[in-house]
Molecule: c-di-GMP-I riboswitch aptamer
Organism: Sulfurovum sp.
């Protein structure tokens, strides 16, 4: 220095629900809130599950649904 993983320890995100805008809709934003989490950071690559327009398609959403890529924090065996 890297790896890999238990604990720990400065800290980090923020379920659900509430409110207030905002989409056609899934859902998204901010504020409070705290289920959970070792990447629950970030990326629509792959699968999945949803919405819309509508047909054998097509656009969108979901990254806290699963894999992949890819930036990184601490410290024992």
């Nucleotide at each position: 220095a890297u790896a890999c993983a238990a604990u720990a320890a400065c800290g980090c995100u923020a379920a659900a629900c509430u409110a207030u805008u905002u989409g056609u809709g899934a859902g998204a934003a901010u504020a409070g809130g705290g289920c959970a989490g070792a990447a629950a950071g970030c990326u629509g690559c792959g699968g999945g599950u949803c919405u819309u327009c509508u047909u054998u398609g097509a656009a969108g959403a979901u990254a806290g649904c699963c894999g992949g890529g890819u930036u990184g924090c601490a410290u024992a065996a």